The RNA shown here (transfer RNA) has 77 nucleotides and comes from Candidatus Vogelbacteria bacterium RIFOXYB1_FULL_42_16. Lineage of the source: Bacteria > Bacteria candidate phyla > Candidatus Vogeliibacteriota. Rfam family: tRNA. Rfam's curators write: Transfer RNA (tRNA) molecules are approximately 80 nucleotides in length. Model confidence (mean pLDDT): 81 of 100.
RNA sequence: GGGCCUGUAGCUCAGCUGGUUAGAGCGUUACAUUGACAUUGUAAAGGUCUGCAGUUCAAAUCUGCACAGGCCCACAA
Repeated sequence: GGGCCUGUAGCUCAGCUGGUUAGAGCGUUACAUUGACAUUGUAAAGGUCUGCAGUUCAAAUCUGCACAGGCCCACAA
């Protein structure tokens, strides 16, 4: 220098076939349960889906450019 993949909750990830309220597990907090702890159950908080722009009635999802991480190739040594 060329190409490909990934970026969604504190963590691991699903959703990418454009449209139902943005979800699951773990974790956190509260309550119940217990003599107490753990377990279990119920509930809640937590996201402008990496950023900017574009397309569209409508974008996490499509397009472009950046940024971050990973992989492959080329060149040089």